[in-house]
RNA sequence: AGAGUUUGAUCCUGGCUCAGAGCGAACGUUAGCGGCGGGCCUAACACAUGCAAGUCGAACGAGAAAGGGGCUUCGGCCCUGAGUAAAGUGGCGGACGGGUGAGUAACACGUGGAUAAUCUACCUCUCGAUGGGGGAUAACAGUCCGAAAGGAUUGCUAAUACCGCAUACGUCUGAAAAGGGAAAGCAGCCCUCUCCAUGGAAGGUUGCGUCGAGAGAUGAGUCCGCGUCCCAUCAGCUAGUUGGUAGGGUAAUGGCCUACCAAGGCUUAGACGGGUAGCUGGUCUGAGAGGAUGAUCAGCCACACUGGAACUGAGACACGGUCCAGACUCCUACGGGAGGCAGCAGUGGGGAAUAUUGGGCAAUGGGCGCAAGCCUGACCCAGCCACGCCGCGUGAGUGAUGAAGGCCUUCGGGUCGUAAAGCUCUGUGGGGAGGGACGAAAAAACGCUGGCCAAUAUCCAGCGGACUGACGGUACCUCCUUAGCAAGCACCGGCUAACUCUGUGCCAGCAGCCGCGGUAAUACAGAGGGUGCAAACGUUGCUCGGAAUCAUUGGGCGUAAAGCGCACGUAGGCGGUCCAGCAAGCGGGGAGUGAAAGCCCUCGGCUUAACCGAGGAAGUGCUUUCCGAACUACUGGGCUUGAGUACACAAGAGGGUCGCGGAAUUCCCGGUGUAGAGGUGAAAUUCGUAGAUAUCGGGAGGAACACCAGUGGCGAAGGCGGCGACCUGGGGUGAUACUGACGCUGAGGUGCGAAAGCGUGGGGAGCAAACAGGAUUAGAUACCCUGGUAGUCCACGCCGUAAACGAUGGAUGCUAGACGUUGUGGGUAUUGACCCCCGCAGUGUCGCAGCUAACGCGAUAAGCAUCCCGCCUGGGGAGUACGGCCGCAAGGCUAAAACUCAAAGGAAUUGACGGGGGCCCGCACAAGCGGUGGAGCAUGUGGUUCAAUUCGACUACGCGCAGAACCUUACCUGGGUUAAAUCCACCCGAAUCCUUCAGAGAUGAGGGAGUGCUCGCAAGAGAACGGGUGAGAAGGUGCUGCAUGGCUGUCGUCAGCUCGUGUCGUGAGAUGUUGGGUUAAGUCCCGCAACGAGCGCAACCCCUGUCGUCAGUUGCUAACAGGAAAGCUGAGCACUCUGGCGAGACUGCCGACGUUAAGUCGGAGGAAGGUGGGGAUGACGUCAAGUCCUCAUGGCCCUUAUGCCCAGGGCUACACACGUGCUACAAUGGGUGGUACAAAGGGUUGCGACACCGCGAGGUGAAGCCAAUCUCAAAAAACCAUCCUCAGUUCAGAUUGGAGUCUGCAACUCGACUCCAUGAAGUUGGAAUCGCUAGUAAUCCCGGAUCAGCACGCCGGGGUGAAUACGUUCCCGGGCCUUGUACACACCGCCCGUCACACCAUGGGAGUCAUUUGCUCCAGAAGUCGGUGCGCCAACCGCAAGGAGGCAGCCGCCCAAGGAGUGAAUGGUAACUGGGGUGAAGUC
Repeated sequence: AGAGUUUGAUCCUGGCUCAGAGCGAACGUUAGCGGCGGGCCUAACACAUGCAAGUCGAACGAGAAAGGGGCUUCGGCCCUGAGUAAAGUGGCGGACGGGUGAGUAACACGUGGAUAAUCUACCUCUCGAUGGGGGAUAACAGUCCGAAAGGAUUGCUAAUACCGCAUACGUCUGAAAAGGGAAAGCAGCCCUCUCCAUGGAAGGUUGCGUCGAGAGAUGAGUCCGCGUCCCAUCAGCUAGUUGGUAGGGUAAUGGCCUACCAAGGCUUAGACGGGUAGCUGGUCUGAGAGGAUGAUCAGCCACACUGGAACUGAGACACGGUCCAGACUCCUACGGGAGGCAGCAGUGGGGAAUAUUGGGCAAUGGGCGCAAGCCUGACCCAGCCACGCCGCGUGAGUGAUGAAGGCCUUCGGGUCGUAAAGCUCUGUGGGGAGGGACGAAAAAACGCUGGCCAAUAUCCAGCGGACUGACGGUACCUCCUUAGCAAGCACCGGCUAACUCUGUGCCAGCAGCCGCGGUAAUACAGAGGGUGCAAACGUUGCUCGGAAUCAUUGGGCGUAAAGCGCACGUAGGCGGUCCAGCAAGCGGGGAGUGAAAGCCCUCGGCUUAACCGAGGAAGUGCUUUCCGAACUACUGGGCUUGAGUACACAAGAGGGUCGCGGAAUUCCCGGUGUAGAGGUGAAAUUCGUAGAUAUCGGGAGGAACACCAGUGGCGAAGGCGGCGACCUGGGGUGAUACUGACGCUGAGGUGCGAAAGCGUGGGGAGCAAACAGGAUUAGAUACCCUGGUAGUCCACGCCGUAAACGAUGGAUGCUAGACGUUGUGGGUAUUGACCCCCGCAGUGUCGCAGCUAACGCGAUAAGCAUCCCGCCUGGGGAGUACGGCCGCAAGGCUAAAACUCAAAGGAAUUGACGGGGGCCCGCACAAGCGGUGGAGCAUGUGGUUCAAUUCGACUACGCGCAGAACCUUACCUGGGUUAAAUCCACCCGAAUCCUUCAGAGAUGAGGGAGUGCUCGCAAGAGAACGGGUGAGAAGGUGCUGCAUGGCUGUCGUCAGCUCGUGUCGUGAGAUGUUGGGUUAAGUCCCGCAACGAGCGCAACCCCUGUCGUCAGUUGCUAACAGGAAAGCUGAGCACUCUGGCGAGACUGCCGACGUUAAGUCGGAGGAAGGUGGGGAUGACGUCAAGUCCUCAUGGCCCUUAUGCCCAGGGCUACACACGUGCUACAAUGGGUGGUACAAAGGGUUGCGACACCGCGAGGUGAAGCCAAUCUCAAAAAACCAUCCUCAGUUCAGAUUGGAGUCUGCAACUCGACUCCAUGAAGUUGGAAUCGCUAGUAAUCCCGGAUCAGCACGCCGGGGUGAAUACGUUCCCGGGCCUUGUACACACCGCCCGUCACACCAUGGGAGUCAUUUGCUCCAGAAGUCGGUGCGCCAACCGCAAGGAGGCAGCCGCCCAAGGAGUGAAUGGUAACUGGGGUGAAGUC
């Protein structure tokens, strides 16, 4: 620091996702040790049990028991226990400490202030006082009530409890005078003075208290400035409300409360309402600014079962206090009572989830106490949990036969891997044994010194000084022990480090995003290997980051989301120039504060680290003070350039009202006139003989204003168009004068606002939604036609929306030019008007810089800047629902969410496509000729059938198959089988040949003949070959052509396809290759930011057409000779021919056209002329085209079978459909007879002359020929002659019967041919469709491959030999350019809506349920306050009566729960209903 993902590719916009860090976590797998931390985030749900707040005898009265001892008359008593326990009065503390986060959007919190508006127990300091009396009461005892909890009553008693009196330094009230108003004692010590006289009392003294007051410290209360979440679909709220006066109340200000008076107060700078939430220091993240968060620790607040209330007190409206109400739980004798873990443990419950009913007060801290001490679940420790952070270990060194084994393998090897083993070491952790802490030092005894004092006492201060440890026999140290006891988890397609095998086969599964899986998966599962972390590793959840994806730092709005339709204008924001002042902002300095902890730095302590300690820094903030005056604000005074006013002039469809005009349409009347008119692609509906259309004249009525007319004008926009008059707005130019910043923008607001629509009333010619009819069509609720109503028009009132667009808010300034045009001014010139030049204001085109993702914009900016407003934040859901406002309605404005997707988009690029355009080709159409489609047959395919009809191919169907009776053969049925090749080992035999039996055969069982070569004396050995056995291995036309090679088809013999360098573009890409010509051609020429090049085209190759030359046998024969004849022979090589080598054609020549070019046209010559004709030759690529059954080959599968052998069958089936052919339908023919003329081929298991036989196929014999020699071989059509005469025929030949021939081991299934007989369909073929442009089509024969035989097919050969092409509109295919595109699997594309089905979320909905809440009313516990107080009462006054004062009771105000009624809000649910989303895919 970025990356993946929209596309065929690109750039941009934009969302989604990932990599990082973090956590009070949870879950899964795994787990050795220690240190330091952390541990109910959910039910503020309910709680059993124990503990968590007591203490003081030095405030007070009273005061046990057990036990022990003694005595006893055995009843008991005494001493001790003990002034102890327990309890009571009283004091202090229970308002701290501890918990929790429900409530709270608030002065609750934070920060800074105020308190002259306050309080403060204990503590410190200072001043003063502490005198003298009184009456009660608990405990206790008695009586009584109650189940209990408790209570009543009588009697006794003390105090630091209570109450007067006295006094009052100060204090309070008060202007003053004056008045009010306190206290408590206890303990130790000592006798110096007095009294009793060991010693005490008074007294003294000391200490602790008590009272009044002041000060301090600490703590608290209250008030204020500023800061502090979301919703405006919450816009108005408020009656104690706002203020005043008086009173009350409080420690204290205050409507805090009451009465009266006034009518205020708050609010778009967000009141009121709703939702959510404890706040902060901090924590996490981030470069920062920010964002998120508020566990542990610390500060503040709030709460303590729920609600209300007060009492006590310095302090509470009180967690372990009280009262009342409520819910719940428990006890009960049913009358009544008790309780509150959000203290520590613990239980149930909830939950994904969070610990022990532990030890100790040793330390720190707290309460009480003089103290000892007691209490302390605060705290210190321990236990549980990998929850986190940190540290350590699981060994170290050496060790290559690179062991075994696993995995992979191209079988060579590679890898796990120095890893292991082995050898040499070490000893952390664990285990055993021994030693063993720090944390502890004080207070008090006691001693010494000093102070107080009369005092050597007490007390106080200092020094010395003993005791005390929960953790814990723990940390730590030493010894022993043995490498021995200690490694896992996730991942390995890209992002993202890490790859192979096997299994699986869109299954099972994975997945954070993109996406993997349909038989070769680095993506699933396992394994081997690897990568990353490591006592952990992953997953999930959440936060920040990346995200500049809410943009202050730091974004945008022409087309990606985004400028309000336009204007006026309120608040607000911003604002020209000069001078002076001020000092709010602003800048600088000082002061206070910004708690501690944390973060950062330095140093230090635990062996290190985490952790902890000390110091520093920082804390960007707030407050205060001093100084400054550039800028902003403010105040004052000026200025004129911004703005405005006055004057002159000209332009204009600017607006409104009234009037006028002509053309046209329609209608009405009349005339002329006759059969049609109208309308369309073509028609029909329609009108017309009742007289239309057409035409002429007259009239009526409504609406709109041709030409002028123009990227001309005007207006803010919408919009405005005949002419005139009146009223009226704005802008422009010019020259002066005046005002003196008066300006710009503009949230709300107000107005204007096309068309359609609505209301009321008019009007209505034309046009024309709806509607009707006619057409079109598969349908046609459309397009076309004929009609036609609202409406369109007017008046008034609504509506308030548009692609209201320049898809571009307004204002101001600045920043090259060029060319138009409108208005106007000036200059030059002119008699004048144009032209021309220079301005200002508009309106256009192009264009520099610049901007932009690009397109494009470019002084009319989308450039450079400033100010203000509006708006945007992925697509869909949706501009929808709900709510609100507006509207008569239609509807408008405002405006979500659930859910769902990984995209949706913009611009540009290359293709492809278009019933887009331009140019141009091709038997593409057209023009022709002949066919196919109909018939019969042949053949192939589909289908069907079958045991099998082997398989493949479908633009390829007479294709693979250049030839299935067996074989072929791959299929079926049946029989059989280690079998055909190579190598190795062993055995036998040379090889080889003949033959018998069984069997359908394969096969099995035999018999016979017969030996060679090399070495060797021989025996024998060896090589090759055959057979047998064994081993290893073969074999497969089994699957995958979508794993492949090779080969092939197709587009297409179409003219294209690319590259290098350069240039242009951010880029994909473009340029070149486009353009103008030309060509069969990207063929060539010219031009050009291109210049060159490659593969294609063409040419080079072959055949053919002309000539020359060479060569003449088997060819030829002109001349000569022979011969009955035949080139038969001699002879010859001239000709033909053969086949080598050459020549020839190149737009070369001429003319015209063309750009002088390329080239085209015409001509000459020539056998041939513009590629002479034909062939071979097939660019980059496309179709996952075809072929695993030619061959080769990866993988998979079979192995007594999916291999191999054999017999028979099948591939030849047959209702049918299609393709390709053959033969025909006849007279341009058929039959018969006769007569000609080829080319190219084949031939020795072959072609076979000739002769004979057979009607014939053919047979017999047989010459010749390895072939320019012999032979197949007859060419046929043609031509001549003759018959047939238009008929299912003398056409046609299918089919069938019979008889044969040939091939072959064998023609039954299932060959070809011959003869005789038979003689079917068929009389030129519907829709549709094929071939062919010249030696072509058509027609006629011939040959060949395959092959034993089998050809209507295929491949070749020659013979005869046409017609037509105007032309490129149309059909098909193709090429180039261009255009549109939402296509890129590329139009056989993409894609919309309804319907049907399933699922999901959601709106409405008669209602219904729950929660929250407003208002009205009823009710009113406890309690404060007020009133009353006839009942009651100790202290004070009074001799008494009585009084003062108080209490109960009662009444009243307020008020919680509760009740009734009526609203509102939120949520759940609901028959039914509305749309929406998703889905394999179905319908239209």